[in-house]
Molecule: Glycine riboswitch aptamer
Organism: Gammaproteobacteria bacterium
Formats: sequence, structure tokens, C1' cells
RNA sequence: UCAGGGUUUGCGGGAGAGAGUCAUCACAUCGACCGCCGAAGGCGCAACCGCCCGGAAUCGCUCAGGCAAAAGGACCGCAAAUCGCAA
Repeated sequence: UCAGGGUUUGCGGGAGAGAGUCAUCACAUCGACCGCCGAAGGCGCAACCGCCCGGAAUCGCUCAGGCAAAAGGACCGCAAAUCGCAA
């Protein structure tokens, strides 16, 4: 100096599932009653990876969250800033 890579930010893309019923006049909130979704997060592990006991998924659970739009959204792409192994 800094490939690959990590972190943060910005932009773009981004699925699934009842605009459920009652109160009540749409949505939201609150109260009750059900029915569902998995891709924030969380938990678990049989996939998988390492080695004697660990890590851990887009798998499972649905605690949380979500089920018109908005917001959010794992992940992907681009850009900037920063960190920095190898070289």
C1' cells in the first nucleotide's frame, strides 16, 4: 500500500400468511374470540462444518414479530467510509 474479506451508511430489488368476528363507523390502538405466516430478533438441532467436544443453516419451533397499503424484512447487487489477514 492493501486483493479476498469484516463493519457501518446510502441507493435499488425483496417473499409468505384473514382489510377475520364482536364491541364499532374504515384502518390503527385497546379488550375478547379464533385462523394462519417465517426472511427482523430469539431458541433448538438430526443438515452441514470442525475435532471430542464445539460451532451452526434459507432446517425446525413460533417466544417475539407479522397476515390491504405504509413501515419492517433474511438475503442479493452497486457505491462510499473504515478496519485489516495474506502478499